[in-house]
RNA sequence: AUGUUAUCAAGAAAGGCGGAGGGAUUAGACCCUGUGAAGCCUUAGCAACCCUUUGAAUUUAUCAAUGAAGGUGCUAAAUUCUACUUGAUGUUCGAUUCAUUUAUCGACCGUCGGAUAGAUAACCC
Numbered sequence: 001a002u003g004u005u006a007u008c009a010a011g012a013a014a015g016g017c018g019g020a021g022g023g024a025u026u027a028g029a030c031c032c033u034g035u036g037a038a039g040c041c042u043u044a045g046c047a048a049c050c051c052u053u054u055g056a057a058u059u060u061a062u063c064a065a066u067g068a069a070g071g072u073g074c075u076a077a078a079u080u081c082u083a084c085u086u087g088a089u090g091u092u093c094g095a096u097u098c099a100u101u102u103a104u105c106g107a108c109c110g111u112c113g114g115a116u117a118g119a120u121a122a123c124c125c
Stems, first nucleotide, its partner, number of pairs: 003123006013043005021032003026083004044075003049071002051067001053065004079117001084114002087112004092107005
């Protein structure tokens, strides 16, 4: 690298160097940016994945509380939003059916869910 598992609407910025881009990728939208982008450095902070401590359980796996010393991570906007869907559901419109109520089907749109992609951690290697 690949793979596995978990999480991703919460939270947390100042300074110095730098000097035009940035928000992962493709397309579109939208946004940030000379009142200074990316990147690098310093300090500070957030969080609690690994971890510390305590307790419970134990065949194995684990669970609850606690802390922030250490290893990562992060510190505009939901992973900025949309894209895919023989899924669920709702409005509207149309078609068929029925005396009517209704039922079925289709289209657009919305909401929820799922998938894909991505990020981070731990494991694997």

The RNA shown here (SAM riboswitch aptamer (S box leader)) has 125 nucleotides.